[in-house]
RNA sequence: UGGAUGAACGCUAGCUACAGGCUUAACACAUGCAAGUCGAGGGGCAGCAUGGUCUUAGCUUGCUAAGGCCGAUGGCGACCGGCGCACGGGUGAGUAACACGUAUCCAACCUGCCGUCUACUCUUGGACAGCCUUCUGAAAGGAAGAUUAAUACAAGAUGGCAUCAUGAGUCCGCAUGUUCACAUGAUUAAAGGUAUUCCGGUAGACGAUGGGGAUGCGUUCCAUUAGAUAGUAGGCGGGGUAACGGCCCACCUAGUCUUCGAUGGAUAGGGGUUCUGAGAGGACGACCAGCCACACUGGGACUGAGACACAGCCCAGACUCCUACGGGAGGCAGCAGUGGGGAAUUUUGGACAAUGGGCGCAAGCCUGAUCCAGCUAUUCCGCGUGUGGGAUGAAGGCCCUCGGGUUGUAAACCACUUUUGUAGAGAACGAAAAGACACCUUCGAAUAAAGGGUGUUGCUGACGGUACUCUAAGAAUAAGCACCGGCUAACUACGUGCCAGCAGCCGCGGUAAUACGUAGGGUGCGAGCGUUAAUCGGAAUUACUGGGCGUAAAGGGUGCGCAGGCGGUUGAGUAAGACAGAUGUGAAAUCCCCGAGCUUAACUCGGGAAUGGCAUAUGUGACUGCUCGACUAGAGUGUGUCAGAGGGAGGUGGAAUUCCACGUGUAGCAGUGAAAUGCGUAGAUAUGUGGAAGAACACCGAUGGCGAAGGCAGCCUCCUGGGACAUAACUGACGCUCAGGCACGAAAGCGUGGGGAGCAAACAGGAUUAGAUACCCUGGUAGUCCACGCCCUAAACGAUGUUAACUAGUUGUUGGGAAGUAAAAUUCUCAGUAACGCAGCCAACGCGAGAAGUUAACCGCCUGGGAAGUACGGUCGCAAGACUAAAACUCAAAGGAAUUGACGGGGACCCGCACAAGCGGUGGAUGAUGUGGAUUAAUUCGAUGCAACGCGAAAAACCUUACCUACCCUUGACAUGUCAGGAAGCUCUUGUAAUGAGAGCGUGCCCGCAAGGGAGCCUGAACACAGGUGCUGCAUGGCUGUCGUCAGCUCGUGUCGUGAGAUGUUGGGUUAAGUCCCGCAACGAGCGCAACCCUUGUCACUAGUUGCUACGAAAGGGCACUCUAGUGAGACUGCCGGUGACAAACCGGAGGAAGGUGGGGAUGACGUCAAGUCCUCAUGGCCCUUAUGGGUAGGGCUUCACACGUCAUACAAUGGUCGGAACAGAGGGCAGCGAAGCCGUGAGGCGGAGCCAAUCCCAGAAAACCGAUCGUAGUCCGGAUUGGAGUCUGCAACUCGACUCCAUGAAGUCGGAAUCGCUAGUAAUCGUAGAUCAGAAUGCUACGGUGAAUACGUUCCCGGGCCUUGUACACACCGCCCGUCACACCAUGGGAGUGGGUUGCAAAAGAAGUAGGUAGCUUAACCUUCGGGAGGGCGCUUACCACUUUGUGAU
Repeated sequence: UGGAUGAACGCUAGCUACAGGCUUAACACAUGCAAGUCGAGGGGCAGCAUGGUCUUAGCUUGCUAAGGCCGAUGGCGACCGGCGCACGGGUGAGUAACACGUAUCCAACCUGCCGUCUACUCUUGGACAGCCUUCUGAAAGGAAGAUUAAUACAAGAUGGCAUCAUGAGUCCGCAUGUUCACAUGAUUAAAGGUAUUCCGGUAGACGAUGGGGAUGCGUUCCAUUAGAUAGUAGGCGGGGUAACGGCCCACCUAGUCUUCGAUGGAUAGGGGUUCUGAGAGGACGACCAGCCACACUGGGACUGAGACACAGCCCAGACUCCUACGGGAGGCAGCAGUGGGGAAUUUUGGACAAUGGGCGCAAGCCUGAUCCAGCUAUUCCGCGUGUGGGAUGAAGGCCCUCGGGUUGUAAACCACUUUUGUAGAGAACGAAAAGACACCUUCGAAUAAAGGGUGUUGCUGACGGUACUCUAAGAAUAAGCACCGGCUAACUACGUGCCAGCAGCCGCGGUAAUACGUAGGGUGCGAGCGUUAAUCGGAAUUACUGGGCGUAAAGGGUGCGCAGGCGGUUGAGUAAGACAGAUGUGAAAUCCCCGAGCUUAACUCGGGAAUGGCAUAUGUGACUGCUCGACUAGAGUGUGUCAGAGGGAGGUGGAAUUCCACGUGUAGCAGUGAAAUGCGUAGAUAUGUGGAAGAACACCGAUGGCGAAGGCAGCCUCCUGGGACAUAACUGACGCUCAGGCACGAAAGCGUGGGGAGCAAACAGGAUUAGAUACCCUGGUAGUCCACGCCCUAAACGAUGUUAACUAGUUGUUGGGAAGUAAAAUUCUCAGUAACGCAGCCAACGCGAGAAGUUAACCGCCUGGGAAGUACGGUCGCAAGACUAAAACUCAAAGGAAUUGACGGGGACCCGCACAAGCGGUGGAUGAUGUGGAUUAAUUCGAUGCAACGCGAAAAACCUUACCUACCCUUGACAUGUCAGGAAGCUCUUGUAAUGAGAGCGUGCCCGCAAGGGAGCCUGAACACAGGUGCUGCAUGGCUGUCGUCAGCUCGUGUCGUGAGAUGUUGGGUUAAGUCCCGCAACGAGCGCAACCCUUGUCACUAGUUGCUACGAAAGGGCACUCUAGUGAGACUGCCGGUGACAAACCGGAGGAAGGUGGGGAUGACGUCAAGUCCUCAUGGCCCUUAUGGGUAGGGCUUCACACGUCAUACAAUGGUCGGAACAGAGGGCAGCGAAGCCGUGAGGCGGAGCCAAUCCCAGAAAACCGAUCGUAGUCCGGAUUGGAGUCUGCAACUCGACUCCAUGAAGUCGGAAUCGCUAGUAAUCGUAGAUCAGAAUGCUACGGUGAAUACGUUCCCGGGCCUUGUACACACCGCCCGUCACACCAUGGGAGUGGGUUGCAAAAGAAGUAGGUAGCUUAACCUUCGGGAGGGCGCUUACCACUUUGUGAU
């Protein structure tokens, strides 16, 4: 990802059908309606109608109208009376309960109306309403008097098989009891109406229906709720009830409930069902139907068949309303509706036509139950928004590599259809009863009546002119929402630039965003689509099905042991569990299957199946249990042997330390990395003798022993626990495990009293250090030791609970035994303790008969990290603290094992001018040059540790040049295309120049007879475009630097591992080298190394001009030599000896020009650094386009308190200066090198030979050498700076060139910390040449001359390579990460307290009501001797009790 909802919100919306619709405030309610009916119970007559009669009026003279009278008639307000109002409808506050569910029981009960059956219905009486009169009150209402009826009330009679009492029987039952029948006594009935058909009334029995009660089982969370309970538990006797019962009361007993969870607290209506799930489960309890509870809050009874009563009564309280202030009225959790609360839930509708209910004989009346309609996409179901053709693949949009692609047959267009909608016409089912008539049948004496049936007739429709059918016109009336980075189906462009925003998780956005926003396109669903909330699933993530605990969370510190759980072999019995079929029940609806009805479906209906349960009765006897026996393999006892730091107590020993006394003896001792504090001339340390004290027990001694663990070590004695082996005599399952409980439990710590040698927290001092409350040193107190008593925790670890069984081996060791031996060895076996290892297990590491393997039993424990083993509460403790043990809040991880790297002030090995050994420098001075910084109009830009800084730049006066200022140009300085004109071009004037204007000269090449055309070039015009050293090197290509010329980096196949990966590439040697050899689950291969290439060193051959030359020079000759440049040879550990493993190789030697890579160069693996470069070039994107492009002039890049890098020259005598006089190599030369000669002190000038170069020129090499001078000085060192005069280049040396001469003569006397280069033709030193270039090197690149020192060695510094190890790092140690403090905020604990809720106990209080009592008052029915009485009512009082009040606890 899925399913589901009484939903809500956002966007959108065509239509039916079915269903649903205050989940929140059991908050408060305006208004209307929701329970009446019966005149066939009654007296009556207010209103209506009819009739009669009287009066009056109009008049048509018998009609109309008005008024009065008559209850005469239909009917009927109010009243008496009957029945109903206890149903139906609403809600879920309370309730953890016999409330609900299920099963059973009532021999302990009631039941109006209804059905069946039996019997009866007699005689009387007095009232009260109403009506009338009077009084009173604002009202609601009330009071008094007179009068009156009943199916109202009352008295009497009769009365049974009814009820009660007593007596004596009988059936049944375990029993309390009960059935049946009898005797005597007592008590209790009734109603009529109507007017013949019926409807009623009383008593009893049975039935049906409805209710009441009891019981078994099931029904949420918390033990940080463990004890609760006095009517409590039971009994006896009463009362009460329809009925049992402490339900209530008196008395008696002291019980009862509870770890199988009482009591308390929190939450909650319970079930059928609903949702989900494969199921087991989990969550839920709207609608529908059955049960319960409630009706403003609390209490109470009355009436009644039924209530402690939703639209009844009384009282109290809160609230609202009316009031004349004295008093009254009310209860929408009924249907609508209002306010309020809320994210949120409808009309103040129609009808009793149907179904049902109440009343009634009935007609009928009532019915917000119900049936319908209205609102609502709230759910589910169905239908539609058109169908077919249609390519120029239209236009438009979007993208584009500019070719095209896509939207897209989509549209247009053509043909067709008409569901839905609109209009019109027709038009239902739901209706059958009842009623009337006729017939049949049952009962009956009956052709009455009544019941049943058939036929005919016939009244009734809210919905609704609705469903449905037909007709007409016409594609006409009808599509959205979300998403498109992965999970997850679906991609591009633009905008934005860590902003705006997105986000379920991972995460996206910092200038090329498939992730934000918009558009195009696409995907999904579709009258809906998304979001949010809450629920199940996935989640084996609480694991019953179905998990775990060595290291991830998790084995209790250890043992003993009650309850509990589990339990060896065998026989018999039993039938509790278990199993089998049967019976009853498990409401209906729901789910499932089959069928049927609405056009289909949803929906509805019929039938079936299912409903795992509970109960009853029967059967079986394997298994578990129970009872009774038997057994010995488990367990225990006995006997024998053995080992041991097992425990407790008491003795005792030596070594050592310290202290004390005395002796010897003298200046140190002690201590450390080094010191100091300390001790010592008052005699230490050292040494000898003697003594004291305490503590611990060297060697033996050992992955040895013992113990449950903690733990246990000199030796001896006493007491004592456990174990192993052997034996097989005894008991006979006596066993295993163990919540709570009990005991033990290192060290430290606590209490009391001892002891105290050494050691040693705290403390003091000395050091170290930035500091050092530490590590080191000198001291030193608790403590460590003993006795007694506490504490009860540890990485209490094998991080591994106990017990039992089974499952390959090998090796060592401890104790016992057997075989064997002379003794051994050896073999076998039981019990321990170690090291490997098969199978198996494990995430891996690893475990592996001592299991972490395979099984069984029981206990303990775990469920993301942090907060936290903390808070609160409780228990324990003298205290410290221990045990038990959360939450708020917060994070998206925390964690385990292993892998590859990187790193380590880890280890082993190796290398490098890395150090060391040397030589010369830098850092100090002056100058040159580059950089930073500062400055500036500009000081263009880039490079920034090594790996930027004499770098890009192999050369900034202009140019370069990119910068600045000023002035100009706009198809442009440059390219291509189109058109027009002109050859191109050259000269002159003006202007600083660009350029603008003007004038003049000029006419080429090809084809063609010519006209003309073409190529190339120039000018002009317009548009496509040019142009950019503008940005991004973090979009790129290419090139380059660096690690590093380090020896590494990989692949194929195979093998190993679940995998990441490993192996190969590691190991033993060796090398400059992953070079080579050997070994090896590896075998091979590639890129690197090496070699091949260039150069240099030797020789040979070939070829000799410009070279060389033995010929005296030249000419000429020659090519031996030097040299030139081409081809070859040579070097390979090839040979010898030694070492090594018989290898690779190394060491030494010979020969050789050269010897182990001969020297040097080119050559740079996979990769790293987002290293450098968009200003070499190329290039995506962005930006500018009369300018960020182009041109010109001038300026700048050359500045200067300062800092750094790289160099030059020096500081001098190994030198300076002067004179003389030798020896190179490699280069360059025509816009060139430029000779000789002459001029100039010189730079240089004149000059022009020679040379396109082995020929000529640059070109004198310098240091060196020979001689002279200087004599340690700021100098005859050093040359900066400055003045003057010149030379050269160049349009032009002011900013800003180089050089020369004269003069000037600064700093500097060898350089702090620090730091660089170099291992041989090297360093050092000396000069030469070249590129760039008009000119301008102290730079760069080449060249040769002279020519050293040192390397013991790898400890250390730096860098690197291989192996190994640790890791909490992986941006990889420049990593990661901890704590305090400051401020703000969030959550929580404590806190002087304070406010509120719930509740216990002890009291006060006492309305209404009921029950009891009763002195007062009062009273129709009956009795009476008429006085009164019986009985009743009011009042008063007692008991119970709601509101309310007080005190004190708990929470």
Small-subunit ribosomal RNA from an uncultured organism, 1451 nucleotides, folded computationally. RNAcentral holds the sequence, with entries from ENA and SILVA.